[in-house]
RNA sequence: AACGAACGCUGGCGGCGUGUCUGAUUCAUGCAAGUCGAGCGAGAAAGUCCCUUCGGGGGCGAGUAAAGCGGCGGACUGCUGAGUAAUGCAUAGGCAACCUGCCCGUGAGACCGGGAUAACUCCUCGAAAGGGGAGCUAAUACCGGAUAUUGUGACCAACCGCAUGGUUCGGUUAUGAAAGGGAUGGUGCCCUUCGGGGUCUUCCGCUCACGGAUGGGCCUGUGUCCUAUUAGCCUGUUGGUGGGGUAACGGCUCACCAAAGCUACGAUGGGUAGCCGGCCUGAGAGGGCGAUCGGCCAGACUGGGACUGAGACACUGCCCAGACUCCUACGGGAGGCAGCAGAGGAGAAUCAUCCGCAAUGGGCGCAAGCCUGACGGUGCGACGCCGCGUGGGCGAUGAAGGCCUUCGGGUCGUAAAGCCCUGUCAGAGGCACGGAAAGGUGGUGGAUGAAAGUCUGCCUUCUUGACCCACCUCAAAGGAAGGCCCGGCUAACUUCGUGCCAGCAGCAGCGGUAAAACGGAGGGGCCAAGCGUUGUUCGGAAUUACUGGGCUUAAAGGGCGUCUAGGCGGGCCUGCAAGUCGAGUGUGAAAGCCCCCGGCUCAACCGGGGAACGGUGCCCGAAACUGCGGGUCUUGAGUGCAGGAGGGGAGAGCGGAACUCCCGGUGUAGCGGUGAAAUGCGUUGAUAUCGGGAUGAACGCCGGAGGCGAAAGCGGCUCUCUAGCCUGCUACUGACGCUGAAGCGCGAAAGCUAGGGGAGCAAACGGGAUUAGAUACCCCGGUAGUCCUAGCCGUAAACGAUGGGCACUAGGUAGGGUAGGUUCCGAUACCGCUCCUGCCGUAGGGAAACCGUUAAGUGCCCCGCCUGGGGAGUACGGCCGCAAGGCUAAAACUCAAAGGAAUUGACGGGGGCCCGCACAAGCGGUGGAGCACGUGGCUCAAUUCGAAGCAAACCGAAGAACCUUAUCCUGGGCUUGACAUGCUGGUGGUACAAACCCGAAAGGGGGAGGACUCCGUUCUGCGGAGAGCCAGCACAGGUGCUGCAUGGCUGUCGUCAGCUCGUGUGGUGAGAUGUUGGGUUAAGUCCCGUAACGAGCGAAACCCCUGCCCUUAGUUGCCAGCGGAUAAUGCCGGGGACUCUAGGGGGACUGCCGGUGUCAAACCGGAGGAAGGUGGGGAUUACGUCAAGUCAUCAUGGCCCUUAUGCCCAGGGCUGCACACGUGCUACAAUGGCCGGUACAGAGGGACGCCAAACCGCGAGGUGGAGCAAAUCCCAAAAAGCCGGCCCCAGUUCGGAUCGGAGGCUGCAACUCGCCUCCGUGAAGCCGGAAUCGCUAGUAAUCGCGGGUCAGCUAAACCGCGGUGAAUAUGUUCCCGGGCCUUGUACACACCGCCCGUCAAGCCGCCAAAACCAGGGAUACCUGAAGUCGCUGAACCAACCCCGCUUCGGCGGGGAGGAAAGUGCCGAAGGUAGGCCUGGUGAUGG
Repeated sequence: AACGAACGCUGGCGGCGUGUCUGAUUCAUGCAAGUCGAGCGAGAAAGUCCCUUCGGGGGCGAGUAAAGCGGCGGACUGCUGAGUAAUGCAUAGGCAACCUGCCCGUGAGACCGGGAUAACUCCUCGAAAGGGGAGCUAAUACCGGAUAUUGUGACCAACCGCAUGGUUCGGUUAUGAAAGGGAUGGUGCCCUUCGGGGUCUUCCGCUCACGGAUGGGCCUGUGUCCUAUUAGCCUGUUGGUGGGGUAACGGCUCACCAAAGCUACGAUGGGUAGCCGGCCUGAGAGGGCGAUCGGCCAGACUGGGACUGAGACACUGCCCAGACUCCUACGGGAGGCAGCAGAGGAGAAUCAUCCGCAAUGGGCGCAAGCCUGACGGUGCGACGCCGCGUGGGCGAUGAAGGCCUUCGGGUCGUAAAGCCCUGUCAGAGGCACGGAAAGGUGGUGGAUGAAAGUCUGCCUUCUUGACCCACCUCAAAGGAAGGCCCGGCUAACUUCGUGCCAGCAGCAGCGGUAAAACGGAGGGGCCAAGCGUUGUUCGGAAUUACUGGGCUUAAAGGGCGUCUAGGCGGGCCUGCAAGUCGAGUGUGAAAGCCCCCGGCUCAACCGGGGAACGGUGCCCGAAACUGCGGGUCUUGAGUGCAGGAGGGGAGAGCGGAACUCCCGGUGUAGCGGUGAAAUGCGUUGAUAUCGGGAUGAACGCCGGAGGCGAAAGCGGCUCUCUAGCCUGCUACUGACGCUGAAGCGCGAAAGCUAGGGGAGCAAACGGGAUUAGAUACCCCGGUAGUCCUAGCCGUAAACGAUGGGCACUAGGUAGGGUAGGUUCCGAUACCGCUCCUGCCGUAGGGAAACCGUUAAGUGCCCCGCCUGGGGAGUACGGCCGCAAGGCUAAAACUCAAAGGAAUUGACGGGGGCCCGCACAAGCGGUGGAGCACGUGGCUCAAUUCGAAGCAAACCGAAGAACCUUAUCCUGGGCUUGACAUGCUGGUGGUACAAACCCGAAAGGGGGAGGACUCCGUUCUGCGGAGAGCCAGCACAGGUGCUGCAUGGCUGUCGUCAGCUCGUGUGGUGAGAUGUUGGGUUAAGUCCCGUAACGAGCGAAACCCCUGCCCUUAGUUGCCAGCGGAUAAUGCCGGGGACUCUAGGGGGACUGCCGGUGUCAAACCGGAGGAAGGUGGGGAUUACGUCAAGUCAUCAUGGCCCUUAUGCCCAGGGCUGCACACGUGCUACAAUGGCCGGUACAGAGGGACGCCAAACCGCGAGGUGGAGCAAAUCCCAAAAAGCCGGCCCCAGUUCGGAUCGGAGGCUGCAACUCGCCUCCGUGAAGCCGGAAUCGCUAGUAAUCGCGGGUCAGCUAAACCGCGGUGAAUAUGUUCCCGGGCCUUGUACACACCGCCCGUCAAGCCGCCAAAACCAGGGAUACCUGAAGUCGCUGAACCAACCCCGCUUCGGCGGGGAGGAAAGUGCCGAAGGUAGGCCUGGUGAUGG
């Protein structure tokens, strides 16, 4: 795009079309083929009129109806598509092998006779349907005779052709016809019973013959679906001769003879199917289809058969058989809608039991006319196509309402309302054109005829419409819009609901709480009386590729050769004209398509004309190309001669090394084997070693990406036989060629059969190890096999994953063979022809990788093969095989992919280079103990919440007794609220609020007292307003949920050296390059190189602290010198030197020297220097990753709560304890503990604070109060250390948990649940399993000090400060993490990936299978209807002939002829039998 459609929702009108696609299923009822009285005989009734003897008769009806004989038609029309793959159809031809009623033309004719039979009457059988007998009768029915050509048969002749042969108005001979009618056409004549008849004429018919037209029959070429998992078929089969038969040829049929015929160009079989014009689609080529209309065929309940006829094997004819239905009196009968309607059934589905012969067409008839379910119409169905309408204009308060909203508004939307109009359709009424031409009557011409008549033209008039459009008038916006869709493809977006549910879905896919994808709504889009869905076909699909594809790796080259058919084929000359090309001519029906014109108002539709119909016949021409015939040539191909290389093949013989075994000698305890071992071998003497012997297999070095072969494959040496290849000579043949379906042969390894052989090796197997296991890898053994002979098998990653041949298209380089030339005889080298074998590479090709004269380039020829993945190279069938199995080779079902090449990452028990306290080296810890803290778990009314490997766990917590605190729990309360803003109303004794009452408090009650601000004012009183308060409304509030809706902030990889961009370049592209490479660095740091050149974010530097120096400035800091004072002290005066403080500056840059290095960057060493190669430390964290963390810091979308999930309060909980983990503290002691003495810091803090001296207390602490907002005073003592003493290895003078008692402090309050002190108590613990952490120098370790938070403190934490102060690093194999390059990848939420197989349960599909069921078509035999044909035919029979008789009507007999019946061949259906094919079912198995 289309449809004979169907289904869902909806539905106003008209025109034109169209409508059982299924059960060729079964059919009730009606109708669908009759007609002719001008062929013939016979001939009613109802009704009515008259008569009547009342029984009836007569006229009309009427020569009508009904029926019969006869003629024509029933073979057309109409329906259907079962069958049919050719007996069909289409197209082009042929018939010298044919027929043709009615029609037309021409010629001739129609003479003389005859006998019957329906109807009818009577009898009779039967239920019926239907018969039987007797009698009568007619014809355009039937029969005999005559005549006859151009018929037919035979013979002859002439002419002709196309083989058989044809033609002839050439001849001879034989033979073959007929029908009449016009009742009342006409008329002259004749006859007459006066009705009429005959004759003539005319009309309609009849006969013979020829011709035409039309219609048919037969034959031929070409074309006409799928299947080879159908490969052979056939016996009337193929041909001949003869007979028969037909309209006609023919094996159509029969007898005989011959043994043929068809087939890979697909016979035979199976499946499917009516064919065509055309229709749909498509740019076309093609593909699909074969409804309506038209042509042909076939069928008519199923099967068979003939009859009649011009025509049939006959839709509404006949006979037989069968199935089915109906009737029946049970004896028998009837029927055939695939005609029009209609019914049942089937089905997703397809109409009225309508009207009419008015038109067109058909049959009959002289005609009028009759018949016609053909046809013309109408009806039903949106089934299709086409047209029309459902209104038009104006109309903004942009109404109401709906929806959305950022709350401003937006949108539906000029849409509505309203106002003004119009009148299509539907409705009512009216008018009726046209389809009508013919026919009849009358008139008038023409033809024919003597005339009449008949036919016909024109005029007049009369008659004929089933059905229906248009048109006019009226009224009235009134009666007339839906369907689908809106994530992408694809045009159209929001909201709500839902929450992987419900659902959607054409593909991919949507839906798991913010869904434009589900459902609703609003809005929008597309079409519109329709819109969607489903089905089907074509297209897109170059996705079967003729036009127009491919096969190295995506599916696809046969394992290789050889050859048949076939396909294709070198140069020149010549002929032919099959292909080819051109001209002409015929055909290619109509309709349809296309163009033009025209008719319905337009269109659909219809009419006319044209074009086209791609095809094909005939004829003429051309001869380039192909082909065919002839001739010739040598370049393709082959042969010959002379040489050459080689693991080419086959057979025979020979050889050495090694292994093993056997014998002997020497010799002794091991050998062997592995990662390490063990099994194993060995004191019966192994291994090792020497000598001798035996056997089998394989051939080291040479040996090479080297050679040979078609491939498989081929390797010691020699001989024999043998194939191919290369080179030279250019003698010979003269296209002999290439390819190659089938076929045939070869064909690794394994395997098989038989017989040998068997050293080594070695499936299976045994043992030892390894391991979780180890039916493996490793080890010790070991059988088939490996080897030989003969025969099978026939496969492979049989690979270059690349079929063969020929030609053409840059080169370079290497290897093997070789003719020639040069050099120097040779070796050799060089030049160089050619063949073979590799690598690189140009053009070109390719998706790319890559290929690239050895093509995967450019062409030609031939073969093989492919068409999504799985199923499956499987099943079934067939062929082969001893088997194993091979070859050929599907489908169901299932998936939305499978796959190739390349890219970027990630990953690897891949590689290379290199880092990091990563390991190693070292020091100290953790893991064990007790305690503290955090977490899990458990418990609980509650133990609020979060954090979860590293990167949660002394984390949010830098301070949970109440508070904090979080409804976490129990209980008590409040409701505009603890807090914000706004609005409305109220309120002066108001706001506020003391006593007092209830209560645990909050809160509730209560109410003495009692205001504030502003304005006005009559001026201290009043009025108003505000604040406040009360009531109410908006709202507040939420540590409620979602960190997977978010912002911000943070952790982590990682202070790792990376991450990118612009331009350029190359790539189809992803993307690459740059950023890789060589060096170097802590560093993508720098240098060099370089299709890259630059740049950015990172690194570094800039900033802070610290280390040296200088300078400036000296108070509260300092004190060298001067002075003063003290018991002593910078205490004082002073000082500005020093220390220090804190501002500024200097200093370090590989700057200098030497070496190494690429002349570089840089590195190594050195000098100087306080400091040296980043001096030390800090701050500073690229692009990104982890949906990492946080909705409980804060902010925030959405959702949720609203007398509660908000707010207040009391108490409790967050501290609970069998356990488990993490982080710490203190220890286990002598490098220690304790006692006494004594020395030296830094950085901090201090007013609700730090707190001195002094006093009290053992002490915590108390009293006290000086000083200090602090370089001044205080906290404050630093501790380890040092000196001296005790302890003496002990669960201790170690260790301090736990518990008892007594105290202190803070605080409203230390019970749950604080810290501290003293006395007493003195637990575990004696250095910690597996495992694991930190640290590279002022570091670890160790020692104390301070601070924040804070009333106090569970701090042993955290953040800082200084004191003392090490050890070790050979190094990068390993563990962990990381960087760069490279490699593989089937990974990409990226190895915590992906993914395979078994099993369990359920489900789906398929295969096999005994038996069974159904269908199909053959075969053999039996039986054998109807019927044709043959034979017989003694029943029967009018016509013709003969004889006899006769009453002249006939009768009898015989003959000829016909023919019932019988019989023979064939023969449908049926039966029997065995097998075959297809489908189904099927225990069970796979």
Source information
A computed fold for a 1486-nucleotide RNA from an uncultured bacterium, annotated as small-subunit ribosomal RNA. Rfam family: Bacterial small subunit ribosomal RNA.